Annotation
This is a predicted structure of a 350-nucleotide part of an RNA (small-subunit ribosomal RNA, central domain) from a mine metagenome. The prediction has a mean pLDDT of 88.
Context: one part of a larger RNA
RNA sequence: CUGGGCGUAAAGGGCCCGCAGGCGGUCGGUCGCGUUGCCUCUGACAGCCGUCGGCUAAACUGACGGAGGUGGGGCAAAACGGGCCGACUUGAGGCUCAGAGAGGCAGACGGAAUUCCGCGUGGAGCGGUGAAAUGCGUAGAGAUGCGGAAGAACACCAAAGGCGAAGGCAGUCUGCUGGCUGAGAACUGACGCUCAGGGGCGAAAGCCAGGGGAGCGAACAGGAUUAGAUACCCUGGUAGUCCUGGCUGUAAACGAUGACCACUAGAUAUGCGGGGUAUCGACCCCCUGCGUGUCGGCGCUAACGCAAGAAGUGGUCCGCCUGGGGAGUACGGUCGCAAGAUUAAAACUC
Numbered sequence: 001c002u003g004g005g006c007g008u009a010a011a012g013g014g015c016c017c018g019c020a021g022g023c024g025g026u027c028g029g030u031c032g033c034g035u036u037g038c039c040u041c042u043g044a045c046a047g048c049c050g051u052c053g054g055c056u057a058a059a060c061u062g063a064c065g066g067a068g069g070u071g072g073g074g075c076a077a078a079a080c081g082g083g084c085c086g087a088c089u090u091g092a093g094g095c096u097c098a099g100a101g102a103g104g105c106a107g108a109c110g111g112a113a114u115u116c117c118g119c120g121u122g123g124a125g126c127g128g129u130g131a132a133a134u135g136c137g138u139a140g141a142g143a144u145g146c147g148g149a150a151g152a153a154c155a156c157c158a159a160a161g162g163c164g165a166a167g168g169c170a171g172u173c174u175g176c177u178g179g180c181u182g183a184g185a186a187c188u189g190a191c192g193c194u195c196a197g198g199g200g201c202g203a204a205a206g207c208c209a210g211g212g213g214a215g216c217g218a219a220c221a222g223g224a225u226u227a228g229a230u231a232c233c234c235u236g237g238u239a240g241u242c243c244u245g246g247c248u249g250u251a252a253a254c255g256a257u258g259a260c261c262a263c264u265a266g267a268u269a270u271g272c273g274g275g276g277u278a279u280c281g282a283c284c285c286c287c288u289g290c291g292u293g294u295c296g297g298c299g300c301u302a303a304c305g306c307a308a309g310a311a312g313u314g315g316u317c318c319g320c321c322u323g324g325g326g327a328g329u330a331c332g333g334u335c336g337c338a339a340g341a342u343u344a345a346a347a348c349u350c
Stems, first nucleotide, its partner, number of pairs: 004321003007304002012318001014201004021194003025088007033081002035077007048066007091191001092188002095184005103177007110154001114150008125136002162169002206247006215241002220236004258317006266295011299306002323350003332343004
């Protein structure tokens, strides 16, 4: 090198774009680089095989012969891979029409509720718990009516539903904008797939600067509980949670399942399209494409289970694993304001 693996045992990169690289549809021509055959040269020692010999034998060892392996030259073949030329349309892209959607960004607006403020009514409690207490209240609380302010989140619809590459996305309207699906097909003509390095996106928390601050609420304070209670429960409450700009770059970033392609019984539900039957028309019913679920057969699996959205059968490319602890640590490098992130050992030990 070959050989084994990665849903749960160690192992899929958080996700996407993408240079180099690897791999690549159908038909014809051509070259002969790979490839294959033949001829020729080369082919150390040891080793291996055969024959003969030396130690009493063997191991070991000497001689001779051979196989094997490497490279050079020449000739030939043209299926496959490759180069070049030409063509094609099914892969890919584009076009026309139609459609669904919490996809993204910005702006405007709306109602319910919480809290606070003002005024009125009213007059002793409220709150909270397992029970209490801290707390609030005769300087008038709680309750109730009216008015006002502010911030954050959008009940019902709502779904096993939809959209997005992932993170994620939900009040309403408007503008800008990305992707997706179906039908048609008279466009281009392999333009494709994957992707080390690289670039971008990336929940929450955290950081920097400026705003904002209703509710909630790390830290903190108090009240309880308890042997103690640096907790669980209660009363408060700062950062934060929100907005703008910048940084961080992590996660049980999960389907614990990389991307792309082809093929391999069905049943059922649901979202969005197309066609047909029926009908005055729609619904219903049948066929079909894309998505999301459940069940199930072959097959696979250690089992659990997966089962056309595969963990089945194959192909291409990338990432990753190699006993447990030490350790995702130390050191060094890179990045970061920091927190830290990333890359990543060893001694020792079982």

Rfam family: Bacterial small subunit ribosomal RNA.